[in-house]
RNA sequence: UACUGUAAAAGGCAAAACCGGAGCAAUCCGGUGACGCAAAGCCACGGAUCCUACAGGGAUCGCCGGGUUACCGAA
Numbered sequence: 001u002a003c004u005g006u007a008a009a010a011g012g013c014a015a016a017a018c019c020g021g022a023g024c025a026a027u028c029c030g031g032u033g034a035c036g037c038a039a040a041g042c043c044a045c046g047g048a049u050c051c052u053a054c055a056g057g058g059a060u061c062g063c064c065g066g067g068u069u070a071c072c073g074a075a
Stems, first nucleotide, its partner, number of pairs: 005072001012037002017032006035062001041068003045065003048060004
């Protein structure tokens, strides 16, 4: 450094639900919360699904693949 995955250590993220807000909606943001996650960090590039005011539109990366960045080091 790469592959691999988590024995240990340091940590990280945050499902559903509830409250407030944005949006036509899917959904998103903040707070509480914690189902889970070794990339559950980021990117809408491909597929898939969803919404729609049906436009050269929008959403989901915690659906799958891909790209890119990153902590640890027992094996």
Description:
The RNA shown here (c-di-GMP-I riboswitch aptamer) has 75 nucleotides and comes from a Desulfuromonadales bacterium. It was read from a public genome assembly, where an Rfam model found it. Its mean pLDDT, the model's own confidence on a scale to 100, is 85. The source organism's lineage runs through Bacteria, Pseudomonadati, Thermodesulfobacteriota, Desulfuromonadia and Desulfuromonadales.